[in-house]
Molecule: SAM riboswitch aptamer (S box leader)
Organism: Streptomyces hygroscopicus
Order: sequence, then C1' cells, then structure tokens
RNA sequence: CGCUCAUCCAGAGGGGCAGAGGGACACGGCCCGGUGAAGCCCCGGCAACCCCCCUGACCGGACUCGUUCGCGCGAGGCUCACGGCCAGGGAAGGUGCCAAUUCCGUCUCACGGCGAGAUGCGUCGUGAGGAAGAUGAGGA
Repeated sequence: CGCUCAUCCAGAGGGGCAGAGGGACACGGCCCGGUGAAGCCCCGGCAACCCCCCUGACCGGACUCGUUCGCGCGAGGCUCACGGCCAGGGAAGGUGCCAAUUCCGUCUCACGGCGAGAUGCGUCGUGAGGAAGAUGAGGA
C1' cells in the first nucleotide's frame, strides 16, 4: 500500500511509573475503569504463523553435502542419502497475544416468531455469507 494467502467461539497476568479514560473508526447497545483507564517499563505466561529439532506414514528419488575462480578433490548415498507432503511431538530464535467471540449489532441472503390475514413492510431471533479490522507469512 484499494496487493496475495491463512487464521480470528480455544488459551494466557502480576509488579512499578502514571493519573482518566478505555473496549480500532462512526452510530446504537453492553461492558471495563480512582479497589486505578490509556501509555511506558520490568518480570511472568499463552499460543505455535515463521523458524528449529525429533518420530512415523506416504510420494518422488540418483544424486546430496563440503571445498575450489574453475578443472577437480573429499565425504556420504544409489532405495536407510536427499527432496516433497501429511500426522504427531518440541519451543532455542523472529513476531504476536494475555476481560468479555474481533465484546455484540450495522450490509446481503435464508429460515422462524410477532404486528388480527399477506410472497410486501416493520420488528425480534437463529443460521450462512460479506464489509471493516487484527495478526502472521509473503509481494510490490
């Protein structure tokens, strides 16, 4: 950054400084907050996206690694190397996160309840999808 992909109902808090707000933005709700919000710092933790290691299955498989400017040389391997993918386990490192589903709704569709009846309208609820946002890994 009008970019791509994945994930977002799980999980994890203490202390210090600070001093009135905070839950992304707008609106509506509902919460958190002087028994101390945001922010900053320290320590701790959660998770497993990247990464690293281990185990196993499957697929591929004759090359792989080191060294050299190169020729070459050395080591390993030719179905026990190595590579890919999946599953399980781990957590040193790079991020992230540690009230409430991303706190809930907002837009679209479907279904159901109610408004005396209605395929329309309104409203409430449930489900699916989207938008927006967040985080990671990439890209430009």